[in-house]
Molecule: Glycine riboswitch aptamer
Organism: Chromatiales bacterium
RNA sequence: GCGCAAUAUGUGGGAGAGAUCACCGUGGCUAAUCGCCAGCGGUGACGCCGAAGGAGCAACACCCAGGAAACUCUCAGGCAAACGGACCACAAUACAGC
Numbered sequence: 001g002c003g004c005a006a007u008a009u010g011u012g013g014g015a016g017a018g019a020u021c022a023c024c025g026u027g028g029c030u031a032a033u034c035g036c037c038a039g040c041g042g043u044g045a046c047g048c049c050g051a052a053g054g055a056g057c058a059a060c061a062c063c064c065a066g067g068a069a070a071c072u073c074u075c076a077g078g079c080a081a082a083c084g085g086a087c088c089a090c091a092a093u094a095c096a097g098c
Base pairs, nucleotide, nucleotide: 001098002097007094008093009091010090011089012088013087018046020045021044022043023042024041025040026039027037028036029035047079048078049077053075054073055072056071060066
């Protein structure tokens, strides 16, 4: 100096599945133990999702080993909103590389 196909960063887009049930705590109402109401949090149970991560496998190869995914599994994660989110687009910087 080139460079962005690998990694990281910024912006935008980004699906699926119970805002389930039970118990406990908290808040409000009431003279009040009780009771009633809604939101939030925690624990447990059953049902479900697949696009963080993770794991498994085909062809190939064949001594061993290696060997992809948006496929499969569902350990983790998730099932109102928010957060997260594979992947895609754009931009530019750093780095890898030359």